[in-house]
RNA sequence: CAAAAGGGUUUCUAGGGUUCCGGCCUGCCGCAGUGGUGGCAGGUGCCUGGUCCGAGAGAAGCCGCCAGCUUGCCCUUGCCCCUGCGUUGUCAGCAGCGGUUUUAUGCAUUUGGUACACGGCGGGAUAAAAGCCCGGGAGGA
Numbered sequence: 001c002a003a004a005a006g007g008g009u010u011u012c013u014a015g016g017g018u019u020c021c022g023g024c025c026u027g028c029c030g031c032a033g034u035g036g037u038g039g040c041a042g043g044u045g046c047c048u049g050g051u052c053c054g055a056g057a058g059a060a061g062c063c064g065c066c067a068g069c070u071u072g073c074c075c076u077u078g079c080c081c082c083u084g085c086g087u088u089g090u091c092a093g094c095a096g097c098g099g100u101u102u103u104a105u106g107c108a109u110u111u112g113g114u115a116c117a118c119g120g121c122g123g124g125a126u127a128a129a130a131g132c133c134c135g136g137g138a139g140g141a
Base pairs, nucleotide, nucleotide: 007063008062009061010060011059012058015053016052020050021049022047023044024043025042026041027040028039029038030037031036064114065113066112067111068110071108072107073106078100079099080098082096083095084094085093116136118139122134123133124132
């Protein structure tokens, strides 16, 4: 100086509102009899809640990616033993099991890494809102 999988996903959290549940309030009706209790309707999220939404710049897990290592398998080189073919016989040569060794890549196993990160206005989805999505965008440093 240049380059990039600095990627994906799951479960959560900060945060968020109000469909549903629950809470609270009001009205009507029933019971009971004035303290309540049940049903229906409406209101309330300046109701801590449950369900719900939920982070690029929050957390953890998993997958992927990058680097290294061990062993195994796969690839490959030479040598050795044995067996068979071959030969009158031995050798050469060929085939196979096994041992040892060389090479290279992939797969599996395993270790580590996966950094940094200020940020609108406005718009969009859903019942609705948001640190959701547009968006690591515009802009700024």
Guanidine-I riboswitch aptamer from Shackletoniella antarctica, 141 nucleotides, folded computationally. Rfam family: Guanidine-I riboswitch aptamer. Rfam's curators write: This family represents a conserved RNA structure found upstream of the ykkC and yxkD genes in Bacillus subtilis and related genes in other bacteria. The function of this family is unclear although it has been suggested that it may function to switch on efflux pumps and detoxification systems in response to harmful environmental molecules. Gene Ontology term of the family: regulation of gene expression. The model forms 100% of the base pairs in the Rfam consensus. The sequence was found by an Rfam model in a public genome assembly.